FMN riboswitch aptamer (RFN element) from Anaerosalibacter bizertensis, 123 nucleotides, folded computationally. The RNAcentral record of the sequence draws on Rfam.

[in-house]
RNA sequence: UAUAAUCUUCAGGGCGAGGUGCAAUUCCUCACCGGCGGUUAUAGCCCGCGAGCCAAGAGUUUUUUGGCUGACUUGGUGAAAAUCCAAGGCCGACAGUUAAAGUCUGGAUGGGAGAAGAUUUAU
Numbered sequence: 001u002a003u004a005a006u007c008u009u010c011a012g013g014g015c016g017a018g019g020u021g022c023a024a025u026u027c028c029u030c031a032c033c034g035g036c037g038g039u040u041a042u043a044g045c046c047c048g049c050g051a052g053c054c055a056a057g058a059g060u061u062u063u064u065u066g067g068c069u070g071a072c073u074u075g076g077u078g079a080a081a082a083u084c085c086a087a088g089g090c091c092g093a094c095a096g097u098u099a100a101a102g103u104c105u106g107g108a109u110g111g112g113a114g115a116a117g118a119u120u121u122a123u
Base pairs, nucleotide, nucleotide: 004120005119006118007117008116009115010114016030017029018028019027031103032102033092034091035049036048037047038046044090045089052068053067054066055065056064057063058062072088073087074086075085076084094106095105096104
């Protein structure tokens, strides 16, 4: 330094003000937030992954396989940017709720892409 194995730790943010109403952090106006890896250069909206949902199988509360799964343009700089700068846009699982939720409550003291570290082994 590289590979493999085992183990440990870590690993998601956000409703503030006003309005309507019997009732809304769910509607309306303004506001606020952005997981992980990749990429000639820094990404919610480029590619992929995770989470979530569906089906089938095994199994008995977990696991395998398959499928589904959101959103961006213009201009500028530059060797290079759908990532930077400027401007204007757009998107956000499921269940619940006195009324429709990216922001509240819940599954979740869960799961997890992955990140860091330790030990061992081999070259």